Predicted 3D model of a 347-nucleotide part of an RNA (small-subunit ribosomal RNA, central domain) from Ranatra chinensis. The full RNA is in RNAcentral, with records from SILVA. Rfam family: Bacterial small subunit ribosomal RNA. Rfam links the family to the GO terms structural constituent of ribosome and ribosome.
Context: one part of a larger RNA
RNA sequence: CUGGGCGUAAAGGGCACGUAGGUUGUGCAUCAAGUUAUUGGUCAAAAACGAGAGCUUAACUUUCGUCCGGCCAGUAAAACUGGUGCGCUAGAGUAUCAGAGAGGAGUGCGGAAUAUCUGGUGUAGCGGUGGAAUGCGUAGAUAUCAGAUGGAACACCAUUUGCGAAGGCGGCACUCUGGCUGACAACUGACACUGAGGUGCGAAAGCGUGGGUAGCAAACAGGAUUAGAUACCCUGGUAGUCCACGCUGUAAACGAUGGAUACUAGAUGUCGGAGGGUUUCCCUUCGGUGUCGAAGCUAACGCGUUAAGUAUCCCGCCUGGGGAGUACGUACGCAAGUAUGAAACUC
Numbered sequence: 001c002u003g004g005g006c007g008u009a010a011a012g013g014g015c016a017c018g019u020a021g022g023u024u025g026u027g028c029a030u031c032a033a034g035u036u037a038u039u040g041g042u043c044a045a046a047a048a049c050g051a052g053a054g055c056u057u058a059a060c061u062u063u064c065g066u067c068c069g070g071c072c073a074g075u076a077a078a079a080c081u082g083g084u085g086c087g088c089u090a091g092a093g094u095a096u097c098a099g100a101g102a103g104g105a106g107u108g109c110g111g112a113a114u115a116u117c118u119g120g121u122g123u124a125g126c127g128g129u130g131g132a133a134u135g136c137g138u139a140g141a142u143a144u145c146a147g148a149u150g151g152a153a154c155a156c157c158a159u160u161u162g163c164g165a166a167g168g169c170g171g172c173a174c175u176c177u178g179g180c181u182g183a184c185a186a187c188u189g190a191c192a193c194u195g196a197g198g199u200g201c202g203a204a205a206g207c208g209u210g211g212g213u214a215g216c217a218a219a220c221a222g223g224a225u226u227a228g229a230u231a232c233c234c235u236g237g238u239a240g241u242c243c244a245c246g247c248u249g250u251a252a253a254c255g256a257u258g259g260a261u262a263c264u265a266g267a268u269g270u271c272g273g274a275g276g277g278u279u280u281c282c283c284u285u286c287g288g289u290g291u292c293g294a295a296g297c298u299a300a301c302g303c304g305u306u307a308a309g310u311a312u313c314c315c316g317c318c319u320g321g322g323g324a325g326u327a328c329g330u331a332c333g334c335a336a337g338u339a340u341g342a343a344a345c346u347c
Stems, first nucleotide, its partner, number of pairs: 004318003007301002012315001014201004021194003025088007033081002035077009048066007091191001092188003096183004103177007110154001115149007125136002162169002206247006215241002220236004258314006266292012296303002320347003329340004
């Protein structure tokens, strides 16, 4: 190289956009680079292989033939790949008309609850637990009523629901804005798929500067428990959680399942459209989202038109366990660290 794989055994990049590259619908014409046929040339000798010959044999020497193919040039063919030209509309995109949505950003507003403060009522407890204690309270707590302040999160609706590339997104209104779906078939005419590098996005925690801080709460303190208790339980409580800007770039970033296209029984639920009918419903069809299952696949579990089936194209990744996602080097980062990523040794 050929070859085998990646849901759970090692293995799908966290996700997208996109450069190079790879791959690429359909008709006609043309070229002849790939391709095929044929002709010629060349690839020294030795070596190798086959059949012989010579030393008594062999090794060795030697004769003839071949070899394994390669390269160059000429001629010819034109199906396929490729180049060029002219077309096509089934891929892709645009337009038009409808539609659904927790998609994104900003601004404003709302009610419930917790907390604090002020005032009223009121009196001895409250709180907490398995039981307690620390803690709070006669300087008037807990409870209750009225008012005020402030921050964070949005009960019910609510859901195998919806939207988003992923991370993720849930009170209400407005402004700006991305994508998607259906119908139609007017326009463009292959404009497509994938995508090494690259660029952007990327939960939580963490970091920087400035704000904010109700609740919760690493660290920390105290009370318990216990042989001990650097815990589990309780009382407190600071970073943080929130906002703005910047950084970090990782997760069981999971469907542990890369993207695209085509094909291969159905049944049933649900969401969004379109068409139709005999309209509390039913039928057809398109796009999502679930369950169960034909064929098939799978080591099994299971998957099964949302494939893990049958195929094609492109990318990423795997190659025994430990050592080790470590060391070293390099790059990035304020740091924490991240990315890339061995070997000795050992079983």